RNA sequence: AGGCCUGUAGCUCAGUUGGUUAGAGCGUCCGCCUGAUAAGCGGGAGGUCGGCGGUUCGAGUCCGCCCAGGCCUA
Numbered sequence: 001a002g003g004c005c006u007g008u009a010g011c012u013c014a015g016u017u018g019g020u021u022a023g024a025g026c027g028u029c030c031g032c033c034u035g036a037u038a039a040g041c042g043g044g045a046g047g048u049c050g051g052c053g054g055u056u057c058g059a060g061u062c063c064g065c066c067c068a069g070g071c072c073u074a
Base pairs, nucleotide, nucleotide: 001073002072003071004070005069006068007067010026011025012024013023019057028044029043030042031041032040050066051065052064053063054062
């Protein structure tokens, strides 16, 4: 310098050919249960979907540029 992959909740990840409510597990908070704790059960909070633009009636999902990380080639 060129190419490929990844970037969604605190962590690990899902998200079907663009269509409506953005989800799961773990963690965390509250409650139940217990003599108490763990386990178990119920409920809640938590996300500008890496950033900025574009396409579209509609974008986490498509396109461009940029940023970060990983790999390969030179």
Predicted 3D model of a 74-nucleotide RNA (transfer RNA) from a Deltaproteobacteria bacterium. Rfam family: tRNA. Gene Ontology term of the family: triplet codon-amino acid adaptor activity. The organism belongs to Myxococcia, within Bacteria. The prediction has a mean pLDDT of 80.